[in-house]
Context: one part of a larger RNA
């Protein structure tokens, strides 16, 4: 083990999809299984309560009586919650009309720069650093001017902006596709929220097989530096870092904040849409910065809540031992989930 708790003290699942199960919008009739109530049985005796009463008192004993509450039948009551029929339109979803976007996949195509070959110019140093060296360079390099090639990111536009469940998305252009948000209200008419199990996505490293390899660059070599330097600095470099296929499934995977709903002052930017008397008008949706009520241990948060409540899942439960060990399960492996104890403070 009630309970109190999860932004920083332990504690929000990395993030969706959903099954079971939990909850479930407004109305109006049955029904009565849950609820409420009534009465009858019965829950042995002794204890407990209560009123008395006996040992001198109490402790101890004796008599009485009543109450909870539980089972069972059986009668009543119908507001709630169930169950059934039945209407509805504020949740939800469709339909039409339009709108923003690096939101996804694929394919084409561009320029900057880097490196490297070639050729031509041109001559002695480059190059790096606090200083130097390691290197590169008279077989003609650095630098320069033309040409060719390759692979990878895509300058300004770029925002405190967009999109996307997350992870993530940025050159420009085609084809496929996923959502969202706005208007019209025109259709269904609780169709919904959540979500153990379970599916699926999921950075960077890493694995596996076939590719590719400029640039960077773990590891590796060398120079330095230093009392050493198994680094920090320099010169070199190989997996890797691209691309296709399949694993892996972790992260400070972070707003360190789970999701839905509903109520609860404002201001000030900015994004997308209506609309307007074309004006910081107004609405909805988003995204940001301040701030009132309340919150909070502060520090902060404050209509994008950490505030007021309701519903559902996950989670904590002193430090160290240890996210270890054993067991199971997945993984080619690296490992990954699950996850103690003794023993100490």
């Nucleotide at each position: 083990u009630u309970g109190g708790g999860c932004g920083u003290a332990a504690a929000g699942c990395g993030c969706c999809u959903g099954u079971a199960g939990g909850u479930u919008g407004u109305u109006u009739a049955a029904u009565a299984a849950g609820u409420c109530u009534g009465u009858u049985g019965u829950u042995a005796a002794a204890g407990a309560c209560u009123a008395g009463g006996g040992c001198u008192c109490a402790a101890c004993c004796c008599u009485a009586g009543a109450a909870a509450a539980g089972c069972a039948a059986u009668g009543g009551a119908a507001a709630c919650u169930g169950u059934u029929a039945g209407a509805c339109u504020a949740g939800a979803g469709u339909a039409u009309g339009g709108c923003a976007g690096g939101g996804g996949u694929a394919g084409a195509g561009g320029g900057a720069a880097u490196u490297u070959c070639u050729a031509g110019u041109g001559u002695a140093g480059c190059g790096g650093u606090g200083a130097a060296a390691u290197g590169c360079g008279u077989a003609g390099a650095u630098a320069u001017u033309a040409g060719a090639a390759a692979g990878a990111a895509c300058a300004c536009c770029a925002g405190a902006g967009g999109c996307g469940a997350a992870a993530g998305c940025g050159c420009u252009c085609u084809a496929c596709u996923g959502g969202a948000c706005c208007a019209u209200u025109a259709c269904u008419g609780a169709c919904a929220c959540u979500c153990a199990g379970a599916g699926g996505c999921g950075a960077a490293a890493g694995c596996u097989a076939g590719g590719g390899u400029a640039g960077c660059a773990a590891a590796a070599g060398g120079g330095a530096u230093u009392a050493g330097a198994u680094a920090c600095c320099c010169c070199u470099g190989u997996a890797g870092u691209c691309c296709u296929a399949g694993c892996c499934g972790u992260a400070a995977a972070c707003g360190a904040u789970g999701g839905a709903u509903a109520c609860u002052a404002g201001a000030u930017g900015u994004u997308g849409u209506a609309u307007u008397u074309a004006u910081u008008u107004u609405a909805c949706a988003g995204u940001a910065u301040c701030g009132u009520a309340g919150c909070u241990a502060a520090c902060g948060c404050g209509u994008u809540a950490a505030g007021u409540a309701u519903c559902c899942c996950g989670c904590c439960u002193g430090g160290g031992g240890a996210g270890u060990a054993c067991g199971c399960u997945c993984g080619c492996a690296a490992g990954g989930g699950u996850g103690a104890a003794a023993c100490u403070c």